[in-house]
Context: one part of a larger RNA
RNA sequence: GCCUGCGAGUUACGGUAUGUGGCAAGGUUAACCAGUGAUGGGUAGCCGAAGCGAAAGCGAGUCUGAAUAGGGCGUUGAGUCGCAUGCUGUAGACCCGAAGCCAAGUGAUCUAUGCAUGGCCAGGUUGAAGCGGAGGUAAGACUCCGUGGAGGACCGAACCCACGUCAGUUGAAAAUGGCGGGGAUGAGCUGUGUAUAGGGGUGAAAGGCUAAUCAAACUUGGCGAUAGCUGGUUCUCCUCGAAAUGCAUCUAGGUGCAGCGUCGUGUGUUCAGUGCCGGAGGUAGAGCACUGAUUGGGUUAGGGGGCCUACAAGCUUACCGACCCCAGUCAAACUCCGAAUACCGGUACUCCAGAGCACGGCAGUGAGUCCACGGGGGAUGAGCUUCGUUGGACGAAAGGGAAACAGCCCAGACCAUCAGCUAAUGCCCCAAAUUCUGAACUAAGUGGAAAACGAUGUGGGAUUGCCCAGACAGCCAGGAGGUUGGCUUAGAAGCAGCCACCCUUUGAAAGAGUGCGUAAUAGCUCACUGGUCGAGUGAUCCUGCGCGGACAAUGUAACGGGGCUCAAGUUCAGAGCCGAAGCUAUGGGUUCGUACGUAAGUACGAGCGGUAGAGGAGCGUUGAUGCAGCAGUGAAGCGGGUGUGCAAACAGUCGUGGAGCGGCAUCAAGUGAGAAUGCAGGC
Repeated sequence: GCCUGCGAGUUACGGUAUGUGGCAAGGUUAACCAGUGAUGGGUAGCCGAAGCGAAAGCGAGUCUGAAUAGGGCGUUGAGUCGCAUGCUGUAGACCCGAAGCCAAGUGAUCUAUGCAUGGCCAGGUUGAAGCGGAGGUAAGACUCCGUGGAGGACCGAACCCACGUCAGUUGAAAAUGGCGGGGAUGAGCUGUGUAUAGGGGUGAAAGGCUAAUCAAACUUGGCGAUAGCUGGUUCUCCUCGAAAUGCAUCUAGGUGCAGCGUCGUGUGUUCAGUGCCGGAGGUAGAGCACUGAUUGGGUUAGGGGGCCUACAAGCUUACCGACCCCAGUCAAACUCCGAAUACCGGUACUCCAGAGCACGGCAGUGAGUCCACGGGGGAUGAGCUUCGUUGGACGAAAGGGAAACAGCCCAGACCAUCAGCUAAUGCCCCAAAUUCUGAACUAAGUGGAAAACGAUGUGGGAUUGCCCAGACAGCCAGGAGGUUGGCUUAGAAGCAGCCACCCUUUGAAAGAGUGCGUAAUAGCUCACUGGUCGAGUGAUCCUGCGCGGACAAUGUAACGGGGCUCAAGUUCAGAGCCGAAGCUAUGGGUUCGUACGUAAGUACGAGCGGUAGAGGAGCGUUGAUGCAGCAGUGAAGCGGGUGUGCAAACAGUCGUGGAGCGGCAUCAAGUGAGAAUGCAGGC
């Protein structure tokens, strides 16, 4: 891992609701007795038929109260005892699962420490004290030579340890192996015996060790501890079908009440939509009348500066500036104004729907998501985000489209069909349907990712300058004189810089000079003018489509691909077609409603996606009882064929083989497995 078997809402006693049955103003027994049993007896007790009050008490009333008032609770619906089912309370209460807590015991054969008694430490090195001798001294101290053999001394095996690294990591090994390393006469190592025990021991102290277990051992018990947590929870079909919100919470992943679901009962259009009528309102917008903010101008108090001045006063100002006036603006906490929607009430019409409302049984939900421009409209923040509001989708929704893609676009799947029509999207090939029609644009493969900004890309529109008295571009020619203007400067001559920027000549034109250039001149050139040529040529604005700006990691890789250019791209107009589980057609099923019918049913109409969940109808398994209506005159099961129902669990029939004892109805449950890191076995 697979297979087979086992494996989870049970039982008791209460409560409550529904269904059903008995009796009924009543209903019913419990213990117990008799009996094999079925039953018979047993009336204590309980519930109901009357309530109100704290109570005395009164009573269809009563309590409060001074009250005969008012108000509260009652009176005006039948209960009760079984059985079944739903839910619930108390119990382990659907099943498995803690870490833990407590009690009583068992452990020091591992290990920690102590005690008692034994054992062990190759070999080599160093050479303390003391002592002896010699020297030395007044005597010493002291020095030297020997001797001696100290040390938590040195090197290094056994022995003990475990510092580095490599291997091992389903190991050779639940801690090891290889190569190195540390201690090795000591606080040494070790045998045996013995002592200390669980909030206790022991600890040269690491929360270490206390039998592969230690921030409280192990065994058994309390014990099925508790688990607002995780996982799992077993057959089929039919109808309806949520929520992820509010309030509260030692509450936030739990729960209570409400909201939303379902089933029953009652009510019966009360719901909803639209029209009309009537309301309340201060949002969007707008505005500046208030509160504030705010730009320019005008006018002008006041203030500052300057002049003047003994004081007072006066004059002046490119300074600041209230009020006022003109013009222009801003506001969630401004409003002289003010919608659309939405909301409330009335009324008429439409609607007859799994509409509304009330009461009761049973729930689930109370983590929501939609992330990009991109549903509408807000708040917050630097922002990815986050948080409200309204609607839709997903959640719980399959189908078609968007290449693929919960939430986008189209559209809501009862079943069948090798029938038809459409939606969104598409129609060259992959790939169903136009290489369709008409008018334009784009040349960038733009289309088929992106900004500021940049550009004689190109189409359309508008305004305007010059132009056959010859424009624009090109070519030919001129482009002069005063003068090298003045200043500055070494120089400054059109052309470093400052100032000025005039006059003259010529058939026309020529700047005290547009740029290059020189040390400064020179030289080239431009403005400007004539000629040549012969028809358009410049400028600005708006706009369509393009261009650059444009850099990422496996491999083109930013159209799904091929490929596409009077498109198979973009815009506009048009005709057709394809295309879904949509709609239609034909057949069938089922639910609800209505009509008919005694009923079975028939006809018509409407519905039939679905998670949590509610309701309904069935199948199968085991046993008990019954079988008069099955069975040795042959049950079930197995195998083969056939058949009904939409389908499944299944059921019916036929017949053969073999098989050899059940089956059916009712009742009762140890009643259905694929999941629980499920349990056991097998492989």